This is a predicted complex of two RNAs, RNase P RNA and transfer RNA, with 396 nucleotides together.
RNA sequence: AGCUAGGCAGUCGCGGAGGUGAAUGCCUUCGAGGAAAGUCCGGACACCAAAGGGCAAGGGCGGUGAGUAACGCUCACCCGGGGAAACCCGCGGGAAAGUGCCACAGAGAGCAGACCGCCGAUGGCGCGGCCACACGUGAGUCGCGCACAGGCAAGGGUGAAAGGGUGCGGUAAGAGCGCACCGGCGCCGCGGUGACGCGGCGCGCACGGCAAACCCCGCCCGGUGCAAGGCCAAGCAGGACCGUCGACCCAGCCCGGCGAGGUCCAGGUGGGCCGCACAAGAUGGAUGGCUGCCCCCGACAGAAUCCGGCUUACAGGCUCGCU
RNA sequence: GCCGGAGUAGCUCAGCUGGUAGAGCAGCUGAUUUGUAAUCAGCUGGUCGGGGGUUCGAUUCCCUUCUCCGGCU
Numbered sequence: 001a002g003c004u005a006g007g008c009a010g011u012c013g014c015g016g017a018g019g020u021g022a023a024u025g026c027c028u029u030c031g032a033g034g035a036a037a038g039u040c041c042g043g044a045c046a047c048c049a050a051a052g053g054g055c056a057a058g059g060g061c062g063g064u065g066a067g068u069a070a071c072g073c074u075c076a077c078c079c080g081g082g083g084a085a086a087c088c089c090g091c092g093g094g095a096a097a098g099u100g101c102c103a104c105a106g107a108g109a110g111c112a113g114a115c116c117g118c119c120g121a122u123g124g125c126g127c128g129g130c131c132a133c134a135c136g137u138g139a140g141u142c143g144c145g146c147a148c149a150g151g152c153a154a155g156g157g158u159g160a161a162a163g164g165g166u167g168c169g170g171u172a173a174g175a176g177c178g179c180a181c182c183g184g185c186g187c188c189g190c191g192g193u194g195a196c197g198c199g200g201c202g203c204g205c206a207c208g209g210c211a212a213a214c215c216c217c218g219c220c221c222g223g224u225g226c227a228a229g230g231c232c233a234a235g236c237a238g239g240a241c242c243g244u245c246g247a248c249c250c251a252g253c254c255c256g257g258c259g260a261g262g263u264c265c266a267g268g269u270g271g272g273c274c275g276c277a278c279a280a281g282a283u284g285g286a287u288g289g290c291u292g293c294c295c296c297c298g299a300c301a302g303a304a305u306c307c308g309g310c311u312u313a314c315a316g317g318c319u320c321g322c323u
Numbered sequence: 324g325c326c327g328g329a330g331u332a333g334c335u336c337a338g339c340u341g342g343u344a345g346a347g348c349a350g351c352u353g354a355u356u357u358g359u360a361a362u363c364a365g366c367u368g369g370u371c372g373g374g375g376g377u378u379c380g381a382u383u384c385c386c387u388u389c390u391c392c393g394g395c396u
Stems, first nucleotide, its partner, number of pairs: 001319004006294007014031007033300001037311002040309005045225004052255004058221005063077005078092001079090004093216002098214002100210003115156002117152003122149002124146007131138003164182006183205001184203008229274004238265005249257002295298001324395007333348004342379001350366005372388005
């Protein structure tokens, strides 16, 4: 990763279909799942008015290519993350359109900042030497000290995150300040259907994170669900208001359209059939019990309109491949 | 069967665009009273139903699951 979901035989039952018979019957045949589950997506189908157009609102989806009736599903690939590897995970568009948030801690949290620290080249202050003379002063010069002005952002510290990383040079100390490599951005070329990859050149780097925050971009979506809806039968008691001078309705608006009913109160009924199944198939709703043998002693679980997916639950066993 | 809603302290509920969760009642201790109730002061008590994800950080956002409640013939 895939498969399986006790087996065989007998017997008594249950439901459907077919046949047979005058008949209670008899004969033949079929009878739960991989998830029938959750109702989470996508459809079929049905009605709402042809389910029409535009706008707005709302919701959903989001790498690329293909598959499919369709999908948020599947397959392959790309990118990112994890792993020693096989492989696994990813709701995986946009953060240089705008808004918002980034608690606590911390100096500073977004066109940032200086707490400790480093320096103090330059200026200042102090001391000393030299030098000068008017002999106790300093126009000057040299050295040392202070850390006042000031410089820095390397190191420490805070944090999830501090405005590229490593190394060498450089400097008073430092810094893309300079250089090499890596990363990033832009342009060009080549390969690929494409996402993207590889290479070359240029730019010292401007641009932190969050969109499962608002939002922007692209694409998609009318609503209600078989208690949809249709037919038959039974039964009852009408009344008020609105409307064909166009109501109600087509979910908001406009266009366009429909065309005779609509809303509320009261009264009655609350039955049947279809929908509903090409080898399960009901409408009080079937699919079970017992016996014998064998083995590894049998899990999760029971159809209700029908399909395609996803997710979740699951004892034991079998097979294949890889590290 | 189909559709919708809610799980936070013992109970009833807040918590609005993410920043370490509160109120009332109940419980416990003390004060007041002869004693009890009431009142006053203080305290205790939380896997935010479970699991996973996004994020620095989740009660909050997303996915999944469990339980409970309601509506439709």
The coordinates come from a structure-prediction model, not an experiment, and the mean pLDDT is 77. Rfam match: Bacterial RNase P class A. Gene Ontology terms of the family: dimeric ribonuclease P complex, ribonuclease P activity and tRNA processing. The family's RNA type in Rfam is ribozyme.